[in-house]
Molecule: transfer RNA
Organism: Neglectibacter timonensis
């Protein structure tokens, strides 16, 4: 100097910008059990890295910053 990535505690989806942001695991509660595990029903948890811009509307597009990975 060039390129990729950043979304829940962890690992990750999220299509061509559209009405309410999701899954698995984990966590909490109930049922079940003498108890635990398993199973089952439900629940909590997100400033979508940060700042700004474009747009009627941004997790998604654009610019910058930060962190991290790769290449030279």
């Nucleotide at each position: 100097g060039g390129g990729g990535u950043a979304u829940a505690g962890c690992u990750c989806a999220g299509c061509u910008g559209g009405u309410u942001a999701g899954a698995g695991c984990g966590c909490c509660u109930g049922c079940u059990u003498c108890a635990c595990a398993c199973g089952u029903a439900g629940g909590a948890g997100g400033u979508c890295a940060c700042u700004g811009g474009u747009u009627c509307g941004a997790g998604u597009c654009c610019a910058g910053u930060u962190a991290u990975c790769c290449c030279c």